[in-house]
Context: one part of a larger RNA
RNA sequence: CGCGGAAAUUUGAGAAGGCUCUUCCCUAGUACGAGAGGACCGGGAAGAAUGAAGCUCUAGUGUGCCAGUUGUUCCACCAGGGGCAUUGCUGGGUAGCUACCUUCAGUUAAGAUAAACGCUGAAAGCAUCUAAGCGUGAAGCUGUCUUCAAGAUUAGAUUUCAUAGGUUGGUCAGAGAAUAUGACCUUGAUAGGCUCUAGGUGUAAGUCCAGUAAUGGAUUGAGCCGAGGAGUACUAAUAAACCAUUAGA
Numbered sequence: 001c002g003c004g005g006a007a008a009u010u011u012g013a014g015a016a017g018g019c020u021c022u023u024c025c026c027u028a029g030u031a032c033g034a035g036a037g038g039a040c041c042g043g044g045a046a047g048a049a050u051g052a053a054g055c056u057c058u059a060g061u062g063u064g065c066c067a068g069u070u071g072u073u074c075c076a077c078c079a080g081g082g083g084c085a086u087u088g089c090u091g092g093g094u095a096g097c098u099a100c101c102u103u104c105a106g107u108u109a110a111g112a113u114a115a116a117c118g119c120u121g122a123a124a125g126c127a128u129c130u131a132a133g134c135g136u137g138a139a140g141c142u143g144u145c146u147u148c149a150a151g152a153u154u155a156g157a158u159u160u161c162a163u164a165g166g167u168u169g170g171u172c173a174g175a176g177a178a179u180a181u182g183a184c185c186u187u188g189a190u191a192g193g194c195u196c197u198a199g200g201u202g203u204a205a206g207u208c209c210a211g212u213a214a215u216g217g218a219u220u221g222a223g224c225c226g227a228g229g230a231g232u233a234c235u236a237a238u239a240a241a242c243c244a245u246u247a248g249a
Stems, first nucleotide, its partner, number of pairs: 001151001005161006014148004020048007032037001050105005058099004065092005070085006110142002116136004165243004169185005190236003193232005199225003206219005
């Protein structure tokens, strides 16, 4: 841009993917076989690799967070802190992301077949699966399963609306390179702030007590954080503009 107003829900022509493998147990030490060995068919259970989704568990990261600690410098000094040293180093760790983690998947009819095996059956009084005709038969093919899909220009269908709707602008994230998508814009919980909180760290500072002191104890599961979860209009989503407006002409 098209599909001859708009929004929502869809059909599926067509396309892509998947449909995998191993081991063990039962049947059964049966059939078979002198023995050694050792099944078809059928049933069941564990896995491997692959794929998809997810973060409840486990684990990793987590240069947001908490604590410990070394050197040095600054805050006049002590105490307590800030900076730098790979995030200074070390121990943990929320959200998010991730796998080593968790859950799930590869199933089942059906149809037409390959090799192969048949039935009936002539040419060729017999025989012959084939020449006419009719079957059985595979992880393969079609289909069943998953995803996309009306630019399928053959541009489909249904429902609703008609002063409909869409865009710009703003606050954003379950989205994200830009765009797009999605949520919200005061008739408001969209983001920030604030108050709580799941959770993380691990008992702050100050004061008091014990000890000459290092240090220990009490206040105290404290203080700090809290990307997650709630609540709350305090702040910012103001105001507005543009396109379209045709139940066809």
The prediction has a mean pLDDT of 86.
Predicted 3D model of a 249-nucleotide part of an RNA (large-subunit ribosomal RNA, domain VI) from a Candidatus Falkowiibacteriota bacterium.
The organism belongs to Candidatus Falkowiibacteriota, within Bacteria.
Its Rfam family is "Bacterial large subunit ribosomal RNA".
The RNAcentral record of the full RNA draws on ENA.